[in-house]
Context: one part of a larger RNA
């Protein structure tokens, strides 16, 4: 000198940076005090303040009074930084052993479907086993995911369930007819019984499919064009085409918005982020759940206070390393 680790720093205090990453601040106990919101339990250690040592008197122990020292009395060490607003997920949990801890999984709760017991489901060629030494308040499969308010329309397609009149239809049943063979007849051509072999029409023939219904917390889906009000604009209204039905409530530039840094408002001296609105939703939307939501979160986003070597801008101190081999 460079690096690693540790420590201190004038003035400023996030100007650093993708981002306060890192560091600093806070920290124990006692007392006072404590907001919005709320599922009335919480929020809450909210926040914000004050105190803390020693000696004497005093007391049951305190309180209290008097005195004393220091820069400093939880005298060292260990020991929350706080607040505001929003997204997501209710929560505690679980996870990619060794790049991801999350908004992913799970969850209590909700729903649909199957299953009556030698249950369904799973495993297996089978026997056997799990289910279960259980019995529909049970078990299995699938979806959703506390709670509050709700969960609209479509059964045309696909699936599932039910139906059985008709159509189609396999093996099988059936056996018309045909072929080969030849006793026999015939001069010959040929015909040809019975039997055997081969083939084989009609007719009959289940489920399934077609068909008829049901079913969306089953898979899924939920329109276009034109005109119209006495300023303009817009269209409660009308027309028309198509569809199984044309997106209801709620929400909305959103974890979804391309155009887009949309427009308006707020916050800043200045804001592609953020918050509140608007609705023109490229391409939200109702258990592939919709909208809210207290509490919770090593979650994500924006802001503020405190605090600081993150920075302006660098300085100094301590310990170790540095080259070669191992």
């Nucleotide at each position: 000198c460079u690096c690693a680790c540790g420590g201190u720093u004038a003035a400023g205090g996030a100007a650093c940076u993708a981002g306060g990453c890192a560091a600093a601040u806070u920290g124990a106990c006692c007392c006072u005090g404590u907001a919005a919101c709320c599922u009335c339990g919480g929020g809450a250690a909210a926040a914000a303040g004050g105190g803390u040592c020693c000696c004497c008197a005093g007391u049951a122990a305190g309180a209290u009074g008097g005195g004393g020292c220091g820069c400093a009395g939880a005298g060292a060490a260990u020991a929350g930084g706080u607040c505001c607003a929003g997204g997501c997920a209710a929560c505690u949990g679980u996870u990619u052993a060794a790049c991801a801890a999350a908004a992913a999984c799970a969850c209590a709760g909700g729903g649909c479907u199957g299953u009556g017991c030698g249950a369904a489901a799973u495993u297996u060629c089978a026997a056997g086993a799990u289910g279960a030494a259980g019995u529909a308040u049970a078990c299995a499969g699938c979806c959703u995911g506390a709670c509050a308010c709700c969960u609209g329309c479509c059964c045309g397609g696909u699936g599932c369930c039910g139906g059985a009149a008709g159509g189609u239809u396999a093996a099988g049943a059936g056996g018309a007819g045909a072929g080969c063979u030849u006793a026999u007849c015939g001069c010959a051509a040929g015909a040809g019984a019975a039997g055997g072999c081969u083939u084989g029409a009609a007719u009959u023939g289940a489920a399934g499919c077609c068909c008829c219904g049901g079913u969306a917390a089953a898979c899924g889906g939920c329109g276009g064009c034109c005109g119209u009000a006495a300023c303009u604009a817009u269209a409660a209204c009308g027309g028309u085409c198509c569809u199984a039905a044309g997106g209801u409530a709620g929400c909305g530039a959103a974890a979804u918005u391309c155009c887009u840094u949309g427009u308006c408002g707020g916050g800043u001296a200045a804001g592609u982020u953020c918050c509140g609105a608007c609705c023109u939703g490229c391409a939200c939307g109702a258990a592939u759940g919709g909208u809210g939501u207290a509490a919770c979160g090593a979650u994500c986003u924006g802001g503020a206070c405190a605090c600081u070597g993150u920075c302006u801008c660098a300085a100094c101190c301590g310990u170790g390393a540095g080259c070669u081999c191992g």
Molecule: large-subunit ribosomal RNA, domain IV
Organism: metagenome